[in-house]
């Protein structure tokens, strides 16, 4: 230098072939239990989908290019 993956809630992750109000786990906060806590069982709040432009009625989804991380090749 060349070439390929990845990026989505505070962590780990799904969202089919472009169309359901972008969602589960965990974390957190409440309230139920409970002598008090854990745990359990309920509820909430948390997202500019790394930036940016672009096609499209319609984009987490495709197409640029930029950040950043990880491979191999030189």
């Nucleotide at each position: 230098g060349g070439g390929c993956c990845c990026a989505u809630a505070g962590c780990u992750c799904a969202a089919c072939u472009g169309g359901a109000u972008a969602g589960a786990g965990u974390a957190u906060c409440a309230g139920c239990c409970u002598c008090c806590g854990a745990a359990g069982c309920u509820g909430a709040g948390g997202g500019u989908u790394g930036a940016g432009a672009g096609u499209u009625c319609a984009a987490a989804u495709c197409u640029c290019u930029c950040u950043g991380g990880g491979c191999c090749c030189a």
Predicted 3D model of a 74-nucleotide RNA (transfer RNA) from candidate division WOR-1 bacterium RIFOXYB2_FULL_48_7.
NCBI's taxonomy places the organism under Bacteria, Bacillati, Candidatus Saganbacteria.
The coordinates come from a structure-prediction model, not an experiment, and the mean pLDDT is 81.
The RNAcentral record of the sequence draws on ENA.